This is a predicted complex of two RNAs, RNase P RNA and transfer RNA, with 371 nucleotides together.
It holds a member of the Rfam family "Archaeal RNase P". Its Rfam clan is "RNaseP clan". Rfam's curators write: Ribonuclease P (RNase P) is a ubiquitous endoribonuclease, found in archaea, bacteria and eukarya as well as chloroplasts and mitochondria. Its best characterised activity is the generation of mature 5'-ends of tRNAs by cleaving the 5'-leader elements of precursor-tRNAs. Cellular RNase Ps are ribonucleoproteins.
RNA sequence: GGGAGCAGGAGGGCGAUUUACGCUGCCGGUCUAGGCAGUGAGGAAAGUCCCCACACCGCUAAGCAUGCGGUCCGGCGCAAGCCGGAUGCCCGGGAGGGCAGGCUCUGGAGCAGAAACGAUACCUGUGGAGGUCAUACAAGGAUUUGCCCGAAGCAAUGAGGUUCCCUCCGCACAGGCUGAAACGGCCAUUCCCCGCUGGUGCAAGUUCAAACGUCCGGUAUGAAGUGCUUACGGAUCGGAAGGUAGAACGCUUAGUUCAAUAUCGCCUGAAACAGAAUGGGGCUUACUACCUGCACCC
RNA sequence: GGGCCGGUGGUCUAGGGGUCAUGACGUCGCCCUUACAAGGCGAAGAUCGGCGGUUCAAUUCCGCCUCGGCCCA
Numbered sequence: 001g002g003g004a005g006c007a008g009g010a011g012g013g014c015g016a017u018u019u020a021c022g023c024u025g026c027c028g029g030u031c032u033a034g035g036c037a038g039u040g041a042g043g044a045a046a047g048u049c050c051c052c053a054c055a056c057c058g059c060u061a062a063g064c065a066u067g068c069g070g071u072c073c074g075g076c077g078c079a080a081g082c083c084g085g086a087u088g089c090c091c092g093g094g095a096g097g098g099c100a101g102g103c104u105c106u107g108g109a110g111c112a113g114a115a116a117c118g119a120u121a122c123c124u125g126u127g128g129a130g131g132u133c134a135u136a137c138a139a140g141g142a143u144u145u146g147c148c149c150g151a152a153g154c155a156a157u158g159a160g161g162u163u164c165c166c167u168c169c170g171c172a173c174a175g176g177c178u179g180a181a182a183c184g185g186c187c188a189u190u191c192c193c194c195g196c197u198g199g200u201g202c203a204a205g206u207u208c209a210a211a212c213g214u215c216c217g218g219u220a221u222g223a224a225g226u227g228c229u230u231a232c233g234g235a236u237c238g239g240a241a242g243g244u245a246g247a248a249c250g251c252u253u254a255g256u257u258c259a260a261u262a263u264c265g266c267c268u269g270a271a272a273c274a275g276a277a278u279g280g281g282g283c284u285u286a287c288u289a290c291c292u293g294c295a296c297c298c
Numbered sequence: 299g300g301g302c303c304g305g306u307g308g309u310c311u312a313g314g315g316g317u318c319a320u321g322a323c324g325u326c327g328c329c330c331u332u333a334c335a336a337g338g339c340g341a342a343g344a345u346c347g348g349c350g351g352u353u354c355a356a357u358u359c360c361g362c363c364u365c366g367g368c369c370c371a
Stems, first nucleotide, its partner, number of pairs: 001298003005294005010288002012267006021040007042273001046284002049282005054201004067196004071086006087100005101192002106188003122176003125171007134163001137160001144156004205249004214240005225232001299370007308323003316354001325341005347363005
């Protein structure tokens, strides 16, 4: 010097226009033109994932259910949540980033494996008893007992007995090829514990309100048409409830509802993601022309 | 503006952690027929919208993105 990252910040200013356009105020005007001044998109306005304000509905309280959240310590906040520190695990080459309750009950399939979440059973090992197919051995002495240190030897006894296999009882040290995981744990959206939590969202809702229809009343014994009288006139008139079409409010120092926030130039190449609709806060996602720091490669 | 649902072979779908997946129509091959249709038998055909996470294991559970649809004056 270049490349590709991470974290934090920040995400412009000025001028011009037939008055760019929306809104507000003042002046002028009151046959509706105009002048001046002010103000006018974001860090995410987005996704609509949460919380609060607010509104309506529901509601004795508590509980259940549902939904959301969950390491520990300290702090902030009504809450959602956020900030700092610590521990453990995971990802990354690093800077750095992400995740976190518990195992008493429930569940963790299939294949494999002795056994898969209950502790044991099972096999290998070992001790004893019984059985029998086969059978080494056995009257040229099996087996048992005694002497003896002794399984050798001696003596007594006189027909069984060893091994394999099967059944039963007992022992406890160890091992058991599988599987992601092997008895002690791990995980759960499912099981348990703790905390919070009524539902619907401004198209919520509030107010005004045609026409048609409904109900009540007057009226050819004459409606409306001027408050009364008279005359004329010749068939409709008045009211209520309801709240549809529609309108206003809700709506804000931007304040809109077929919805304004523009265009050009300069700083300099002000870029990229991106355009408010009740407001505020949080989370997540998208972007980097610029500034600061960190780490890597050439 | 607000609320909700869905994406699985070419088409329409079932499956809501456990053999990388069910059925119907369609396609292809064989049989039947002189031939076609109908019928019978068999086969192929799936990035379970995409990317991450949890888990031994994800079409399924969670988060984000994308596409499509419905309702509310």